This is a predicted structure of a 75-nucleotide RNA (transfer RNA) from a bacterium. The sequence is in RNAcentral, with records from ENA. The coordinates come from a structure-prediction model, not an experiment, and the mean pLDDT is 82.
[in-house]
RNA sequence: GGGCAGUUAGCUCAGCGGUAGAGCAUCUCGUUUACACCGAGGAGGCCGCAGGUUCGAUCCCUGCACUGCCCACCA
Numbered sequence: 001g002g003g004c005a006g007u008u009a010g011c012u013c014a015g016c017g018g019u020a021g022a023g024c025a026u027c028u029c030g031u032u033u034a035c036a037c038c039g040a041g042g043a044g045g046c047c048g049c050a051g052g053u054u055c056g057a058u059c060c061c062u063g064c065a066c067u068g069c070c071c072a073c074c075a
Stems, first nucleotide, its partner, number of pairs: 001071007010024004018055001026042005048064005
């Protein structure tokens, strides 16, 4: 330098045009002498950034950034 994949909640990941969900973690309540387990409930993200298309974008297009993998080049 070229190609591919990825970037969504604290973590691991779904969703893939009609303003977002699970598991774990966290908080509250119940249970217990207490802790844990278990049960019930809550909080937590506007989807890497910037443009474009669209009535409407996390989703489509372009550029950039970051992460991973492969190839090439130089040493």